The prediction has a mean pLDDT of 75.
This is a predicted structure of a 354-nucleotide RNA (Bacterial RNase P class A) from a bacterium.
The sequence is in RNAcentral, with records from ENA.

RNA sequence: AAUCCGAGUCAGGCAACCGCCCCAAUGGGGAGGAAAGUCCGGGCUUAGGGCGUUGGCGCGCCGGGGAUAAUCCCGGGGUUCCGUAUCGGAAGAUACGGAAAACGGAAAGUGCCACAGAAACCAAACCGCCCGCAAGGGUAAGGGUGAAAAGUGCGGCUUAAGCAACCGCUCGGCAGGCAGAAAUGCCUCGCCGUGGUAAACCCCGCGUUAAGCAAGGCCAAAUAGGAAGGUAGGGGAAACGCCCCCCGAUGACCUUCGGGUAGGCCGCGGAAGUAUCGGGACAACCCGAUAUUUAGAUAGAUGGUUGCCGUCCCGAAAGGGAUACAGAACCCGGCUUAUCGACUCGGAUCAAAA
Numbered sequence: 001a002a003u004c005c006g007a008g009u010c011a012g013g014c015a016a017c018c019g020c021c022c023c024a025a026u027g028g029g030g031a032g033g034a035a036a037g038u039c040c041g042g043g044c045u046u047a048g049g050g051c052g053u054u055g056g057c058g059c060g061c062c063g064g065g066g067a068u069a070a071u072c073c074c075g076g077g078g079u080u081c082c083g084u085a086u087c088g089g090a091a092g093a094u095a096c097g098g099a100a101a102a103c104g105g106a107a108a109g110u111g112c113c114a115c116a117g118a119a120a121c122c123a124a125a126c127c128g129c130c131c132g133c134a135a136g137g138g139u140a141a142g143g144g145u146g147a148a149a150a151g152u153g154c155g156g157c158u159u160a161a162g163c164a165a166c167c168g169c170u171c172g173g174c175a176g177g178c179a180g181a182a183a184u185g186c187c188u189c190g191c192c193g194u195g196g197u198a199a200a201c202c203c204c205g206c207g208u209u210a211a212g213c214a215a216g217g218c219c220a221a222a223u224a225g226g227a228a229g230g231u232a233g234g235g236g237a238a239a240c241g242c243c244c245c246c247c248g249a250u251g252a253c254c255u256u257c258g259g260g261u262a263g264g265c266c267g268c269g270g271a272a273g274u275a276u277c278g279g280g281a282c283a284a285c286c287c288g289a290u291a292u293u294u295a296g297a298u299a300g301a302u303g304g305u306u307g308c309c310g311u312c313c314c315g316a317a318a319g320g321g322a323u324a325c326a327g328a329a330c331c332c333g334g335c336u337u338a339u340c341g342a343c344u345c346g347g348a349u350c351a352a353a354a
Stems, first nucleotide, its partner, number of pairs: 002349009012309007020030004032325001036336002039334005044212004048244007056208005061076005077103001079100009104203002109201002111197003126143002128139004153169004171193004175188005216266004226257005233247003273292008310323005
């Protein structure tokens, strides 16, 4: 240099003419990194208050960040997988780089493990091996089926062949010791040897009201202070129970029919805000100083045309072509998805030079 991977920044610019919206109005401003999805959390609004019992739903390694919110972000640990290399006879172990996840519990209990296979929880003998003339008996080291043949595995010994037992090694659990803030790691070989599955039911711990800006308020206007029926209760924030408070036989509340209104204003943008600089932290992020106000529409504005420039591609040049995804509707913090290109940083492979 090239290729691959990861992270971040930008999101075309200027001018003229014409056309819109807002404001504090001869001036100033006007659609994003995702405005999308509506997956998660919150601000805000409404629904009367409190207590108890039992639930529904959600989350799940450790520590930190944050609004001490998030299923989010940062750092760390373990598990599994991929690649490269090393050690070992084997089981297996170590190092480096990268990736993934819904990472509490399987010795509390229940359920499930299809098909294939002889047999899949406390199961099994098809081939094979051994004994035997044969019938038959014994066996589970080897082969086959399978995700799994396991009652951790490898080697040796034993044996008719084997199991068990024993020896050594390896793996896992418990106990003890050391290190660490913790998850965890290491050592001792002291004791033991336990299929998988919980995005199956379940157990443990923690959390949790519902609905939503078409929420919800104010003003004005108009109509029919409507009619019929049911009925003594209705009103809360999972259900049920208790207590308090409010409304209700002058009929609350519920069902059906019918009538009026669809107008204006608020909510509606100063925000856990943004930019620059300095300091602290591995980082997420925090602290301080200075500066700044940057859309508010309501059938829904933020646009169209022309010229020049920028970037990329083709071309010797002239020149030609392309310039993505996409459009606020109460606001904010995240995640996910789409996307033409340019730039910056880091890592790996590999080449050259030193």
Source information
A source record names the gene rnpB.